RNAcentral holds the sequence, with entries from ENA and SILVA.
Small-subunit ribosomal RNA from an uncultured bacterium, 1475 nucleotides, folded computationally.
It matches the Rfam family "Bacterial small subunit ribosomal RNA".
RNA sequence: AGAGUUUGAUCCUGGCUCAGGAUGAACGCUGACAGAAUGCUUAACACAUGCAAGUCUUUGGCAAAUCUGUGCUUGCACAGCCUAGCCAAGGCGGACGGGUGAGUAACGCGUAAAGAACUUGCCCUGCAGUCUGGGAUAACAGACGGAAACGACUGAUAAAACCUGAUAUAAUCAAGCCCACGCAUGUGGUGCUUGAUGAAAAGAAAUGCUGCGGGAGAGCUUUGCGUCCUAUUAGCUUGUUGGCGGGGUAACGGCCCACCAAGGCGAUGAUAGGUAGCCGGCCUGAGAGGGUGAACGGCCACAAGGGGACUGAGAUACGGCCCUUACUCCUACGGGAGGCAGCAGUGGGGAAUAUUGGACAAUGGGGGCAACCCUGAUCCAGCAAUUCUGUGUGCACGAGGAAGGUUUUCGGAUUGUAAAGUGCUUUCAGCAGGGAAGAAGAAAAUGACUGUACCUGCAGAAGAAGCGACGGCUAAAUACGUGGCCAGCAGCCGCGGUAAUACGUAUGUCGCGAGCGUUAUCCGGAAUUAUUGGGCAUAAAGGGCAUCUAGGCGGCCGGGUAAGUCCGGGGUGAAAACUGCUGGCUCAACCAGCAGCCUGCCUUGGAAACUACCUGGCUUGAGUGCUGGAGAGGUGGACGGAACUGCACGAGUAGAGGUGAAAUUCGUAGAUAUGUGCAGGAAUGCCGAUGAUGAAGAUAGUUCACUGGACGGCAACUGACGCUCAUGCACGAAAGCGUGGGGAGCAAACAGGAUUAGAUACCCUGGUAGUCCACGCCCUAAACGAUGUCUACUAGUUGUCGGGGAUUAAUUUCCCUUGGUAACGCAGCUAACGCGUGAAGUAGACCGCCCUGGGGAGUACGGUCGCAAGAUUAAAACUCAAAAGGAAUUGACGGGGACCCGCACAAGCGGUGGAUGAUGUGGAUUAAUUCGAUGCAACGCGAAAAACCUUACCUACGCUUGACAUGUCCGGAACCUUGGAGAGAUUCGAGGGUGCCCGAAAGGGAACCGGAACACAGGUGCUGCAUGGCUGUCGUCAGCUCGUGUCGUGAGAUGUUGGGUUAAGUCCCGCAACGAGCGCAACCCUUAUCAUUAGUUGCUACGCAAGGGCACUCUAAUGAGACUGCCGGUGACAAACCGGAGGAAGGUGGGGAUGACGUCAAGUCCUCAUGGCCCUUAUGUGUAGGGCUUCACACGUCAUACAAUGGUCGGUACAGAGGGUUGCCAAGCCGCGAGGUGGAGCCAAUCCCACAAAACCGAUCGUAGUCCGGAUUGCAGUCUGCAACUCGACUGCAUGAAGUCGGAAUCGCUAGUAAUCGCGGAUCAGCAUGCCGCGGUGAAUACGUUCCCGGGUCUUGUACACACCGCCCGUCACACCAUGGGAGUGGGUUUUACCAGAAGUAGGUAGCUUAACCGCAAGGGGGGCGCUUACCACGGUAGGGCUCAUGACUGGGGUGAAGUCGUAACAAGGUAACC
Repeated sequence: AGAGUUUGAUCCUGGCUCAGGAUGAACGCUGACAGAAUGCUUAACACAUGCAAGUCUUUGGCAAAUCUGUGCUUGCACAGCCUAGCCAAGGCGGACGGGUGAGUAACGCGUAAAGAACUUGCCCUGCAGUCUGGGAUAACAGACGGAAACGACUGAUAAAACCUGAUAUAAUCAAGCCCACGCAUGUGGUGCUUGAUGAAAAGAAAUGCUGCGGGAGAGCUUUGCGUCCUAUUAGCUUGUUGGCGGGGUAACGGCCCACCAAGGCGAUGAUAGGUAGCCGGCCUGAGAGGGUGAACGGCCACAAGGGGACUGAGAUACGGCCCUUACUCCUACGGGAGGCAGCAGUGGGGAAUAUUGGACAAUGGGGGCAACCCUGAUCCAGCAAUUCUGUGUGCACGAGGAAGGUUUUCGGAUUGUAAAGUGCUUUCAGCAGGGAAGAAGAAAAUGACUGUACCUGCAGAAGAAGCGACGGCUAAAUACGUGGCCAGCAGCCGCGGUAAUACGUAUGUCGCGAGCGUUAUCCGGAAUUAUUGGGCAUAAAGGGCAUCUAGGCGGCCGGGUAAGUCCGGGGUGAAAACUGCUGGCUCAACCAGCAGCCUGCCUUGGAAACUACCUGGCUUGAGUGCUGGAGAGGUGGACGGAACUGCACGAGUAGAGGUGAAAUUCGUAGAUAUGUGCAGGAAUGCCGAUGAUGAAGAUAGUUCACUGGACGGCAACUGACGCUCAUGCACGAAAGCGUGGGGAGCAAACAGGAUUAGAUACCCUGGUAGUCCACGCCCUAAACGAUGUCUACUAGUUGUCGGGGAUUAAUUUCCCUUGGUAACGCAGCUAACGCGUGAAGUAGACCGCCCUGGGGAGUACGGUCGCAAGAUUAAAACUCAAAAGGAAUUGACGGGGACCCGCACAAGCGGUGGAUGAUGUGGAUUAAUUCGAUGCAACGCGAAAAACCUUACCUACGCUUGACAUGUCCGGAACCUUGGAGAGAUUCGAGGGUGCCCGAAAGGGAACCGGAACACAGGUGCUGCAUGGCUGUCGUCAGCUCGUGUCGUGAGAUGUUGGGUUAAGUCCCGCAACGAGCGCAACCCUUAUCAUUAGUUGCUACGCAAGGGCACUCUAAUGAGACUGCCGGUGACAAACCGGAGGAAGGUGGGGAUGACGUCAAGUCCUCAUGGCCCUUAUGUGUAGGGCUUCACACGUCAUACAAUGGUCGGUACAGAGGGUUGCCAAGCCGCGAGGUGGAGCCAAUCCCACAAAACCGAUCGUAGUCCGGAUUGCAGUCUGCAACUCGACUGCAUGAAGUCGGAAUCGCUAGUAAUCGCGGAUCAGCAUGCCGCGGUGAAUACGUUCCCGGGUCUUGUACACACCGCCCGUCACACCAUGGGAGUGGGUUUUACCAGAAGUAGGUAGCUUAACCGCAAGGGGGGCGCUUACCACGGUAGGGCUCAUGACUGGGGUGAAGUCGUAACAAGGUAACC
């Protein structure tokens, strides 16, 4: 410090996710030791048991043991003193310490001040005092009630308990006087005088007590500033705000009361609701910030829920009291007791959090003179890897690179110096021995931890390693398994559909390491709430527009003040923490010391530039005035012309209207068209424009009246009067609403006619609201420049509207200036597109809005407005396993555009589609009908030949190292003849036979056959979506790319586009491009002409043969020839095109071969090769028979026809290219014929197949289902072959279907082509209407590119990129989810009114009662109880507010693999889209 993820790719915007750090954590796997920390975050839920606050002895009492004495029964009784102990009175403490965070949004907390408005036990200090009396009471004793808790009666008694009185230089109060201070109320004075009030406890002593000052520490009160979210909480408040007088308090105060006034708070957020203890700090972050408030420390609040006071220095009191409520316990049922949010512990809740431990040794606290006692505060120990820190699990050498594992291309590689082995060491753990500090100012005593830390010795490598990951981010990969989109993984992208580096396992590796991962939460990255530090034309985002209040900001020159600001000083900012330095535990964590920091607040002195405030001026901002012209600016009135419709009349006749085409409609009752007149309403042609005006919406005939604003000129006036504006207020298109008018045209709704599969639409005919006017509402628009208003600055050019200046003879010039409005364009900006003095540039001021990404949703609920429609304000749940979006790029596509080409159309010729047959396919059938090919680009295709074989299929019968290959062993040559069984494969026999090479021989070797066992063979089994190779197709279309350069942030562009031209990216010209490659063309073959050479089997002028010859034909080899080369024209002086000459051939002469980058996961695992998987007495192999040949039907491709351009018969002529020894087969003979016989010739320019057919000549048929057509069937034959039944071809005779030129639709062909005619070949025993070739005869037409199809180039739009066979919308149906409404129902909380009123306090007091004082007494004073009044907790009744849950039914929303219906959007999306 960044990274992944939207796309085919790119840049941007924008969200989501990851890497880091952290935790009082939890969970999973694993686990050696030590130290330091930490440990109920949930139920402020309920608690058994034990402990957590006592102590002192002044007083009184009871009273052991011991001791003393007496008695004697000699171990018992009695008495006495003192004391431990216990009880009570009394003192101090119990308000500290410890716990928890429920409540609390508050002066609660933090910080800084104030108290001239206060208090203070114990402690320190100063001054003074401590006199004299009195009456009770508890314990106790007696007797009593009660289950208990406890209570009550009688009697006795003490005090440092209680009370009267005395004393008083002090204190307080009152009055008067004096001094000093203060803003003031007032305050201070150890100043004075007088009056009033008002203390004490003793004891032998230490000591205590009382009064009054001062201090320390502690508390109380007040104030400034800071302190979460919601405005869908906007108004709140009646003791409320203030005053006067009282009461009350330690003290101020509506704290309380009476009276008076009507205030107080709030948009700088009152009130209400939600949430929350606050802080030092802690975590994170570069910081600013954000989150948090465990442990430690400060403050607050609470003590089962609620209320209350008492005591006291202090409490409204955790381990006190009273009452009430809920709960628990005891009970004799009458009544009582209790409060772990103290330490342990239990139950419960929960993902989750410890021992019913030791000690007061230390530190501190309470009491005490002290000894001492108490102390779950504290110090320690125990449990827990919960966190942090440290240490160890060994070290060195060791290659046969062992074994084993894993993998492999079988060579090896890796684990790996790792192990083994050799040598060494002993931390930690273990055992043994020693052994602290912590203890403290004379000494002694005192240690829970603890025989701990630490030291020494001993033995032995001995007892001590796991977890996660390995597709990218992100360090680290291979194999196998997988019932294979299953099981599963996953933080995001994503992986898994039979070869998974992503699942599981193994091996290896990487990371961390006594831990490692996961989950949760916080910060970071996130500049993703932006103060530092972002944006708003199109990505989310400028309010529809103006005006104005609060607020914010504000021109120039002086003077003053000092609030902000700046510079010094002081106080405070607790400690701990943090940072630096140093020190102590062996180091570290940890602990300690010192310093810094604590960014803040308060206070004080100074400065005066800037802001502010006060004051004096100025004119440039702003405004006024005078003057001038421009304008569809606004409101109201008046008046026109054209058009339209209607009505009347004339004239006139059959149609009119409307459309893509029609129909509905109007018209013989006279329409339309036409003429004249009248009426009505709405809108204002031309001018007219990138024009003008207005704040925007918007504004258009002419004219009149009233009226707003802007602009120019002048420089007279005011003197900063300004800018922007939350809330408010005005205006605000169209549609819509209300009332009343008006209504020609147009026209939602509606009706009809068409279109259509449907057509609630588009088109047509009608037509009502409405559109118009007046008044009143509505208040929204893609209200747009998608661009808030104002100001200043920053190159220009051109046009236009308004004004002015200059100039001119001239509205002449277009020179200057100013205000608008347009088009380009520099710098700059921008993601790009683009903006560019009218900014989206550079800056300033103010406002609005946005930042949960898309959806849900501008929706619900609530509020406000509205007559309604609705508007405005404005969420959430849920969802997307992550995108949605902007701009631009390349493609593809378009029922977009331009240009061009092609038998693409057109012009022609002949077909297909109808018939019969052949053949292939689908479907059906079957035991099997083997498999593949499926739009073009499958379908006479693989198959250039299915009777057996082929053959892969079916049935049946067999074989199992196999039909075939290699290796090992044994035997034998091979091979030939032959018998039995069987459908055959096969099986059971019999006989004959013994080779080749080396070697003297023995023996060995090679080939072949048989046998044995194992490695293996074999597979037309699967996957063409694992592949190679080959092939089809677009397409013989003209395209496809690269290097360097340039442009662009980039994908990319340029080149390759443009102007011409071509069959062509062919060539030329131009050009930020210059070159190059694969394609095109050419080179190759063939054909057309000629030449040369060579002539056998060819040819031949020699009459024939032989022989000769090679001129010609021909054969086959080498050459020539054609290149727009020449001429003319056109064109740009080009390329090229047009015409012509010559030529056998003329503009690539004709044909062929040749197929760029790529597309279709196109085809083929059944040609072959091949990975993986599968079968292995079978999916292999052999045999026989069957099937591939079926047949209601559908399609493709062909053959033959339907006839006279013909059929039949007779005669007669002319090819080319091929094939032939398992062959072609002549002549001759036989047969009607297929064919048979025959055997000459030929391994082929020699012989044969082999007669070419159409054509031509002649005859006949005469338009007929025929002398056309030949299917089908019968009979008889021929040939091939082991075999012709399933299932061959052909022949003869007989039979003689359909068919009379073919609907919609559709195919081929541009010249030696179509059409037509025959011939040959491959395959092959036989079988050709198919395929591949060959020649014969031999046309028609092309104006042309509008349209159909396909293709190319440029351009345009795009929401497509699997690329239009794309994408995508809505209803309906089904399932699930959350949510709104809903008659209501149930809870919580809050509030209003009323009832009620415990305990308590205060007031009152007739009743009852009473030791101290007064009084001789009666009685009094004072007190208590009771009663009562006020306040008030719990509780109750009724009504509101808010909120939660639930509810028949219902609304929309979201999600879901293939559902239904249509096709709304994206292209001109087929009616442009949208608001």